The RNA shown here (Bacterial RNase P class A) has 359 nucleotides and comes from a marine sediment metagenome. Its Rfam family is "Bacterial RNase P class A". Rfam's curators write: Ribonuclease P (RNase P) is a ubiquitous endoribonuclease, found in archaea, bacteria and eukarya as well as chloroplasts and mitochondria. By type it is a ribozyme. RNAcentral holds the sequence, with entries from MGnify. Of the family's consensus pairs, 96% are formed in the model.
RNA sequence: AGCAGGCCGGGUAAUCGCCGUCCCUAGGGGCGGAGGAAAGUCCGGGCUCCAUAGAACAUGAUGCCGGGUAACACCCGGGUGUAUCGCCCAGGCGGUACGACAGACAGUGCCACAGAAAACAUACCGCCCUGCACCAAUUCUUGAAUUGGUGCAGGGUAAGGGUGAAAAGGCGAGGUAAGAGCUCACCGGCGCGCUGGUAACAGUGCGUGCAGGGUAAACCUCAUCAGGAGCAAAACCAAGUAUGCAGCAGGGUUGUUCGCCCAAUGCUGCGGGUAGGUUGCACGGAAUUCGGACCGGAAACGGUCCGGCGAAAGAUAGAUGAUUACCCUAGACAGAACCCGGCUUACAGGCCUGCUCUA
Numbered sequence: 001a002g003c004a005g006g007c008c009g010g011g012u013a014a015u016c017g018c019c020g021u022c023c024c025u026a027g028g029g030g031c032g033g034a035g036g037a038a039a040g041u042c043c044g045g046g047c048u049c050c051a052u053a054g055a056a057c058a059u060g061a062u063g064c065c066g067g068g069u070a071a072c073a074c075c076c077g078g079g080u081g082u083a084u085c086g087c088c089c090a091g092g093c094g095g096u097a098c099g100a101c102a103g104a105c106a107g108u109g110c111c112a113c114a115g116a117a118a119a120c121a122u123a124c125c126g127c128c129c130u131g132c133a134c135c136a137a138u139u140c141u142u143g144a145a146u147u148g149g150u151g152c153a154g155g156g157u158a159a160g161g162g163u164g165a166a167a168a169g170g171c172g173a174g175g176u177a178a179g180a181g182c183u184c185a186c187c188g189g190c191g192c193g194c195u196g197g198u199a200a201c202a203g204u205g206c207g208u209g210c211a212g213g214g215u216a217a218a219c220c221u222c223a224u225c226a227g228g229a230g231c232a233a234a235a236c237c238a239a240g241u242a243u244g245c246a247g248c249a250g251g252g253u254u255g256u257u258c259g260c261c262c263a264a265u266g267c268u269g270c271g272g273g274u275a276g277g278u279u280g281c282a283c284g285g286a287a288u289u290c291g292g293a294c295c296g297g298a299a300a301c302g303g304u305c306c307g308g309c310g311a312a313a314g315a316u317a318g319a320u321g322a323u324u325a326c327c328c329u330a331g332a333c334a335g336a337a338c339c340c341g342g343c344u345u346a347c348a349g350g351c352c353u354g355c356u357c358u359a
Base pairs, nucleotide, nucleotide: 001356002355003354004353005352006351007350008349010327011326012325013324014323015322016321018033019032020031021030022029023028024027035333039344040343042342043341044340045339046338047230048229049228050227054258055257056256057255059226060225061224062223063222064078065077066076067075068074079101080099081098082097083096084095085094086093087092088091102221103220107219108218109215110214111213124161125160126157127156128155129154130153131152132151133150134149135148136147137146138145139144140143169187170186172184173183174182188210189208190207191206192205193204194203195202196201234279235278236277237276244270245269246268247267248266250262251261252260290307291306292305293304294303295302296301
């Protein structure tokens, strides 16, 4: 200096004011009162109701391996791929970041433009051989032979070049008319084993010329999981009109089917009236939080014990504000609405820990 993680994120005193609760009394007193993200509403649950609540299909979600957890798309550890850095020294070791990290020989689709050709895929330039024609040079000798070049036709080629994100595995040698796994060695692919590891996977031996590219955040296949709706859930009290009119024969919380249950119960539409309050709502034994000790584990985390039932906000047109003084490093992002476990995003300033690099 950079990266990653964690903590704090204004404090103290006084006066007046707001909300909750307890006590005393008609006026007071005690105690408590927004966050690390309260944000996003992206996941997982608790809870409430349908409701007696099962199966199949559809639909949706997840996707390397192992562990943690109430559960998860979360967390921990490991593997692997890509990128990048460092060290030692030429091939290894270590670190960091990211991964939408199952399957492409089950099938279907797509790969623009460029390019000869984009997958049962190909010859634009080029390279080689043969034939014909022409030109030049040389030789012998007056017409042939040889070499080189140009053009046309036929055949061979996929090494070299071009196009592209990607083009019949890579590199080296031999071989060939020129080339090609055509042949060989090494790497790679495929098949069969062995060793280590719970596994993902890693290493290694043997055999084999052996390759039909990519894409599944395209359809699809495989494995696993998932009832639905949601605190504006729901329960109770009060009030109130027109127990109105019409239609249906069924109705039952993703969709379809089966099963099951209810039965003139109900459902749909139009119209009229009422709409206030209490609980849910925080005393939280629960998946806890808070303070501490010990044990197990590499870690996430789990277990036991102690402290302590108070130490923990409960509004509902929505509570914590204003003033003064001092301290200080400076006051950022920002305000609960049923409750928890995560992820993501925002954040002035200060402190702490670890890793890397430099001096």

Notes
The coordinates come from a structure-prediction model, not an experiment, and the mean pLDDT is 75.